Transfer RNA from an Actinomycetota bacterium, 85 nucleotides, folded computationally. The source organism's lineage runs through Bacteria, Bacillati and Actinomycetota. Its mean pLDDT, the model's own confidence on a scale to 100, is 82. The RNAcentral record of the sequence draws on ENA. It matches the Rfam family "tRNA". Rfam's curators write: Transfer RNA (tRNA) molecules are approximately 80 nucleotides in length. By type it is a transfer RNA.
[in-house]
This record gives sequence, C1' cells and structure tokens, in this order.
RNA sequence: GCCGGGAUGGCGAAAUCUGGUAAACGCUAUGGUCUCAAACACCAUUGUCCGAAAGGACUUGCGGGUUCGAUUCCCGCUCCCGGCA
Repeated sequence: GCCGGGAUGGCGAAAUCUGGUAAACGCUAUGGUCUCAAACACCAUUGUCCGAAAGGACUUGCGGGUUCGAUUCCCGCUCCCGGCA
C1' cells in the first nucleotide's frame, strides 16, 4: 500500500440484512423483602449532563451527506484485529 472484520450506557452484548421508541438480554451498582446478623434467593430501579423538583438537552468511534426520519444507506478520517504484498 491492497483486502476483510470491528468501535453501541460503568462492563459484556443485541438491534444493522429489510432506515421508523437506541440499548433487548446478562453483569455491576443502589434501595427493599427475608435473617439475630450475613450469604443465597426474590422484588424494584439502574446511559450522560443541567435542575430542589417538574422538566429539558444530549448520546451508537469522529466529521460531513441523503432522507420526513440514520446505529442502519453514501463519502472522508481515526483507532483496533486478521490476511496479502
């Protein structure tokens, strides 16, 4: 240099094919039930920021584009993994 794959909440990981509520599911964490107390188990909550709250804004590696609407399609770039030379 060329080819292929990948980047999603605190962590892992779906959704991409076929554009339509982003984060299902698991873990962590917090609160609760149970217990003399704890562990286990069960229940609820669990992206970030602002806010006393109500509520608002933002978020799929980064920057653009198409579209009513983009994690998904198109272009450029960064980083990681593999292959070829």